Molecule: transfer RNA
Organism: Thermoproteota archaeon
RNA sequence: GGGCGGGUGGUCUAGAUGGUUAUGACGCCGCGCUCACACCGCGGAGGUCGCAGGUCCGAGUCCUGCCCCGCCCA
Numbered sequence: 001g002g003g004c005g006g007g008u009g010g011u012c013u014a015g016a017u018g019g020u021u022a023u024g025a026c027g028c029c030g031c032g033c034u035c036a037c038a039c040c041g042c043g044g045a046g047g048u049c050g051c052a053g054g055u056c057c058g059a060g061u062c063c064u065g066c067c068c069c070g071c072c073c074a
Base pairs, nucleotide, nucleotide: 001073002072003071004070005069006068007067010026011025012024019057028044029043030042031041032040050066051065052064053063054062
């Protein structure tokens, strides 16, 4: 330099052929339970989907450029 895959709450992750409310688990906080802790149950906070443009009535999803990570080729 070229090809492919990926980037979504703190971490991991889902998200059909664009469709109006972005999913779950772990973690975190509160309450219950307990002498207490853990487990368990209930509730809650936390994202604008790598960045910037474009298309569209509407973009996490499609298009372009760039950045980062992984694999392969040279």